[in-house]
The part of an RNA shown here (large-subunit ribosomal RNA, domain I) has 590 nucleotides and comes from a marine eukaryotic metagenome. Its mean pLDDT, the model's own confidence on a scale to 100, is 81.
Context: one part of a larger RNA
RNA sequence: AGCUCAUGGUGGAUGCCUUGGCGCAAAGGGCCGAUGAAGGGCGUGGUAAGACUGCGAAAAGCCUCGGAUAGCUGUCUAGCAAGCAUAACCGGGGAUUCCCGAAUGGGGAAACCUAUCCCGAUGAACUCGGGAUAGCUCUAACCUAACCCUUAAGUUAGAGCGGGUAAGCGAGGGAACUGAAACAUCUAAGUACCUCGAGGAAUAGAAAUCAACCGAGAUUCCCUAAGUAGUGGCGAACGAACGGGGAAGAGCCCAAACCUUAUAGGCUUAGUGGACUGAGGUCCUAUGUCUAUAGGGUGUUUUAAGGCGUGUCUGGGAGAGCCUCAGCAAUCCCGAGGAGUAAGAAACCUUUUCUCUAGUCGAAGGUCCCUGGAAAGGGUAACCGUAGAAGGUGAAAGUCCUGUAGGCGAAAGAGAAAUGGCUCCUGAUGCGACCUUGAGUACCGCGGGACACGUGGAAUCCCGUGGGAAUAUGGGGGGACCACCCUCCAAGGCUAAAUACCCUUUGCGACCGAUAGUGAACCAGUACCGUGAGGGAAAGGUGAAAAGAACCCCGGGAGGGGAGUGAAAUAGACCUGAAACCAUGAGCUU
Numbered sequence: 001a002g003c004u005c006a007u008g009g010u011g012g013a014u015g016c017c018u019u020g021g022c023g024c025a026a027a028g029g030g031c032c033g034a035u036g037a038a039g040g041g042c043g044u045g046g047u048a049a050g051a052c053u054g055c056g057a058a059a060a061g062c063c064u065c066g067g068a069u070a071g072c073u074g075u076c077u078a079g080c081a082a083g084c085a086u087a088a089c090c091g092g093g094g095a096u097u098c099c100c101g102a103a104u105g106g107g108g109a110a111a112c113c114u115a116u117c118c119c120g121a122u123g124a125a126c127u128c129g130g131g132a133u134a135g136c137u138c139u140a141a142c143c144u145a146a147c148c149c150u151u152a153a154g155u156u157a158g159a160g161c162g163g164g165u166a167a168g169c170g171a172g173g174g175a176a177c178u179g180a181a182a183c184a185u186c187u188a189a190g191u192a193c194c195u196c197g198a199g200g201a202a203u204a205g206a207a208a209u210c211a212a213c214c215g216a217g218a219u220u221c222c223c224u225a226a227g228u229a230g231u232g233g234c235g236a237a238c239g240a241a242c243g244g245g246g247a248a249g250a251g252c253c254c255a256a257a258c259c260u261u262a263u264a265g266g267c268u269u270a271g272u273g274g275a276c277u278g279a280g281g282u283c284c285u286a287u288g289u290c291u292a293u294a295g296g297g298u299g300u301u302u303u304a305a306g307g308c309g310u311g312u313c314u315g316g317g318a319g320a321g322c323c324u325c326a327g328c329a330a331u332c333c334c335g336a337g338g339a340g341u342a343a344g345a346a347a348c349c350u351u352u353u354c355u356c357u358a359g360u361c362g363a364a365g366g367u368c369c370c371u372g373g374a375a376a377g378g379g380u381a382a383c384c385g386u387a388g389a390a391g392g393u394g395a396a397a398g399u400c401c402u403g404u405a406g407g408c409g410a411a412a413g414a415g416a417a418a419u420g421g422c423u424c425c426u427g428a429u430g431c432g433a434c435c436u437u438g439a440g441u442a443c444c445g446c447g448g449g450a451c452a453c454g455u456g457g458a459a460u461c462c463c464g465u466g467g468g469a470a471u472a473u474g475g476g477g478g479g480a481c482c483a484c485c486c487u488c489c490a491a492g493g494c495u496a497a498a499u500a501c502c503c504u505u506u507g508c509g510a511c512c513g514a515u516a517g518u519g520a521a522c523c524a525g526u527a528c529c530g531u532g533a534g535g536g537a538a539a540g541g542u543g544a545a546a547a548g549a550a551c552c553c554c555g556g557g558a559g560g561g562g563a564g565u566g567a568a569a570u571a572g573a574c575c576u577g578a579a580a581c582c583a584u585g586a587g588c589u590u
Base pairs, nucleotide, nucleotide: 001589002588003587004586005585006584007583008582009581015575016541017540020512021511022509023508024507025506026505027504028503029502030501031164032163039100040099041098042056043055044054046080047079050076051075052074062094063093064092065091066090067089071084072083073082105114106113107112115133116132117131118130119129120128121127135161136160137159138158139157140156141155142154169197170196171195172194173193179186183233209216210215220247221246222245223244224243230238231237251494252493253492254438258297259296260295261294262293263292264291265290266289267288270285273284274283275282276327277326278325279324280323281322302472304437305436306435307434308432309431310430311429312428313427315334316333317332318331321328336426337425338424339423340422348421349420351418352417353416354415355414356413357412359408360407361406368379369378370377382399383398384388390402391401392400443467444466445465446464447463448462449461450460453479474489475488476487477486478485528535529534548574551562552561553560554559
């Protein structure tokens, strides 16, 4: 020096554990904000320097209503002091809620500086306290230029908006890397990203839809059809629909025709027309008629519908409508029937039930013996079970604790359902073919986009631009186009549920178990890095219980040796404690 063995050190693998994560299911819930949010700063404790949590100068809290119990004054963090105990604690409602922040009186280098007016404090001044004072939009009023009028501007009052928001959603814009083994059409992808907007969901939605000569009957979501038909430098790749099966289920309202009211303007001495209709009277220069605007009624569709006219049938009563007669009949009352608050009109109340936001009752061994530090283990003889889910307790407990099965429970707040009140609605049918049925629209040319469909034979849908219909004897579609046939009715609008995402609670897992699982099991979006946008860690385990080692010795201390605790101290600031690496001792070889 090397090798082997042993004993240690170092180190922190492995095993075991879990306070934390991940995913799924079910139920419930889902926007906050000028009544000042989200997020922060600064304060706030008897002892309180720092930090977490809570709270806000009324400051680990105040009031009240319930629940609940013998203890309580949160945590790191023990002790002391002083208290409270109808307390503490849990839940509902309320009060307070500094400063910054949309931040909003003005300013500003966020958490600071500094005003004006009114009111109050004996109140003139100083000072203090309270309130108001941002901008934009809409509505109403006032005031008022150039410029006569009028508007603009301005002022005041009221209402709304502003900002935040993880994911999901709608809309406006919109890449590239990449793939095509290069690359340009294409792909990635209408993705990422930017902006705007709304909501607890959003979008869509009651056929100018499909289908195929049979028929279906709004939308949304899932499975299938199907990686099919197709598209495609027919490359890479993209990729339906019909039909079938499920979840859910709900349908409606305007515009117009026509009737009527009001306002404004125009026209008309004709007795044309009108005063509900018919006959007779009487009246009208607007009580007629036309146009425009606003309101009410009516009405909403395709084997067309509605209006208008006309005929037949149809609960009761009163009855406006110039006068008389005969009818018609707005409107009102009673009755009958129907419907309703999430669309379709709309507000609230009563009663009952259920759910959520605290809780509560809840069976049966502390039997004997053994091992052990400790019994829940082993043995023995028992008990309960609508409860043998689970967790804890000094090892492995149905019967020790918390619970579990099964029951019970709300003063207050919130939600749901039902009942009644309440509110709203109510003619049916035949004939006629006069009126209405969404216009710079449909459609066409050109240029684009979306459709699975890249211009293709390219229908369909949507934009830009230039043209530009028909009017029910009408119009759109059925993948160029035409005919026949079938089907639907555009150019106005609303609409729950099934669906997406998140949160809470409960349950579960051939999910992880500290280099895993969230970045974060631990005071983590922290320390730290960066001018900044931003990036972003490491770090768990004594023991059943601190019983955390009194006292003695060495040492300045750190540390160690005794003593003591404990089942164990090579469990001593710690479970186990592999390997690399280091050391000591022994053996062997040179």
Rfam family: Bacterial large subunit ribosomal RNA.